[in-house]
Context: one part of a larger RNA
């Protein structure tokens, strides 16, 4: 050194753009009191669809009927015309009488009978807002009649339907049913039976769980501006018609000292009183010449432009706040002057669309009106606050990607753990250390459990068992020492020391724990919580099905039960046996 036949420790060996976790304004199926819709279902109209009769109701005609303020002889309904109209055997008008309607108790229509025989009414005059016979139109009230048309109910019989019988297939006939229903149109409800979709964002992974998602004060912030964290510590999402504006005026909290009832503390009165009261709200800043308290008059908390700062991350916008000026027409003050809200800094909202308010612009219109649109000013919400109209479930699941981001094992820390050391109150009868040690303090270790998220997601096989090696000592036995509260025996504690050993068995997957009995002892740990291309596969972690609880449900549970394919193959290294130089 080469070769054979072998195990399978490495080669984060091979297989397969990790299935778990996460993200995408990525799929899909599933479920619902998510959105939105669609079939289907149900009403209620219209056409198909037509006849009669009752009744109720509406509306349009004929006839007739009805209309009292006061003054007037009087029961004057409005307009217009106009000087007549109407009666004498076809009986004006009057009286009596009967009967009906209305009725404002004055009357007024009508019908009927008797009697009587030429007028009766207007015009004119009086009153009066307005003059009457007569003829037309109109209103109002009643009332009969007709027409039309809604409903309701009863009926019919030919549309239209259904059965049966006949046919020369072209109908015909009978029955039932009947304007219902079928059918179509349009409106309304209801509709996971079906469909398209959506179910937010930050996050020491994600989820719950909270808002650190729009303002604002402070501290962090590192003495210029700005400056993050699910940093810390407080707020806002408003209130005042005076708690605004302007003029004039006053000075607060506390102390002290005096004073009936009255006390520590009430009103009172005196001296001190630099801001420690007070300011509408949170905290800072400011304010006593007051911004702070009282009083008068008032509404600048108005209107219309312009600039300039914040917001604002880039020499870039938006809403929002804030300041400065101009001009309009005012408030208050004698005046100078202050006044575009509260001492400042939070308290707020885009497009589209309803509204309203003021005048204006256009258009269509009419006698006049009126209507549609626009242009300026405000209101009405998007708090995921520069503002989609939006619930879930998937272990049946998929795709695309992350080690940008969890689970396992590594690394890092080591709060927790584990095991020294230091000081030594105290116990130990006395006596700090023979064995203990409180309250602290320093460490070592990298088994435990956390933090971190640095490597692994085009994959490094997860828990226990078992087979097999081999290291650590922080020693359980066995071996050598030293203290003792050691007589001896038998511990007790410590010091050296890894050569050996360190076992058998129940139930539990269990690793621990826990128990039998034995034993010199039945110590503790490491190697990817050593060891699945070595075995197992009980467990955990699919897909079936169950129970319990839970969710309307689809489903879901570090509940619980049962079930569940452990791939292949040895090139190189290693290593074992043999063979040959």
């Nucleotide at each position: 050194c080469u070769c054979c036949a072998g195990u399978g420790g490495g080669a984060c060996g091979c297989g397969a753009a990790g299935a778990c976790c996460c993200c995408g304004u990525g799929a899909a199926a599933c479920u619902u009191u998510a959105c939105u819709g669609u079939a289907g279902u149900u009403u209620g109209u219209u056409g198909c669809u037509g006849u009669u009769a009752u009744g109720u109701g509406a509306a349009g005609u004929u006839g007739a009927u009805u209309g009292u303020u006061c003054a007037g002889a009087g029961u004057a309904g409005c307009a217009a015309g106009u000087a007549g109209c109407u009666g004498u055997u076809u009986g004006a008008g009057g009286u009596u009488u009967a009967c009906g309607a209305c009725g404002c108790c004055a009357g007024u229509c009508g019908u009927g009978a008797a009697u009587u025989u030429a007028g009766g009414c207007a015009u004119c005059a009086a009153u009066g807002a307005a003059a009457c016979a007569c003829u037309u139109g109109c209103c109002u009230u009643u009332u009969a009649g007709u027409u039309u048309u809604a409903c309701a109910u009863a009926a019919c019989u030919a549309a239209c339907u259904u059965u049966c019988u006949u046919u020369u297939c072209g109908g015909a006939g009978a029955a039932a049913a009947g304007a219902c229903a079928c059918c179509a149109g349009c409106a309304g409800a209801u509709g996971g039976a079906c469909a398209g979709u959506u179910u937010g964002g930050c996050u020491g992974g994600g989820g719950u769980g909270g808002c650190a998602c729009c303002c604002u004060g402070c501290u962090g912030a590192a003495a210029a501006g700005a400056u993050a964290u699910c940093a810390g510590u407080a707020g806002g999402g408003c209130c005042c018609a005076a708690a605004g504006g302007u003029u004039g005026g006053c000075u607060c909290a506390g102390u002290c000292u005096g004073g009936u009832c009255a006390g520590a503390a009430a009103u009172c009165a005196g001296a001190c009183g630099u801001u420690g009261a007070g300011u509408g709200u949170a905290a800072g800043a400011g304010c006593a010449u007051a911004a702070g308290c009282c009083a008068g008059c008032c509404u600048g908390a108005u209107u219309g432009g312009a600039u300039u700062u914040c917001u604002a991350a880039a020499u870039a916008g938006a809403c929002g706040a804030a300041a400065u000026c101009c001009a309009a027409a005012g408030a208050c003050g004698a005046a100078a002057g202050u006044c575009u809200g509260g001492u400042c800094u939070a308290g707020c909202g885009a497009u589209c669309u309803u509204c309203a308010a003021u005048a204006c612009c256009u258009c269509c219109u009419u006698a006049a009106u009126g209507g549609g649109g626009g242009u300026u000013u405000g209101a009405a919400a998007u708090g995921a606050c520069c503002g989609a109209a939006a619930a879930g479930u998937u272990a049946c699941u998929c795709c695309g990607g992350g080690g940008a981001u969890a689970a396992c094992a590594g690394a890092g820390u080591u709060g927790u753990c584990g095991c020294g050391c230091c000081c030594g109150a105290g116990c130990g009868u006395c006596c700090a250390u023979a064995g203990c040690g409180a309250c602290g303090g320093c460490g070592c270790g990298g088994c435990u459990u956390g933090c971190u998220a640095c490597g692994c997601c085009g994959a490094u096989g997860u828990c226990g068992g078992u087979u097999c090696u081999u290291c650590c000592u922080a020693u359980c036995c066995u071996g050598g020492a030293u203290g003792u509260g050691c007589a001896c025996a038998a511990g007790c504690a410590u010091c050296c020391a890894a050569g050996g050993g360190u076992g058998g068995g129940g139930g539990u997957g269990u690793u621990c724990a826990c128990c039998c009995g034995u034993c010199a002892a039945a110590a503790g740990g490491g190697a990817u919580c050593g060891u699945g291309a070595g075995c197992u596969g009980g467990g955990u972690u699919c897909a079936g099905a169950a129970c319990g609880u839970u969710g309307u449900g689809a489903g879901a549970c570090a509940g619980u039960u049962u079930g569940u394919u452990u791939g292949a193959u040895a090139u190189c290294u290693a290593c074992u046996g043999g063979a040959g130089a």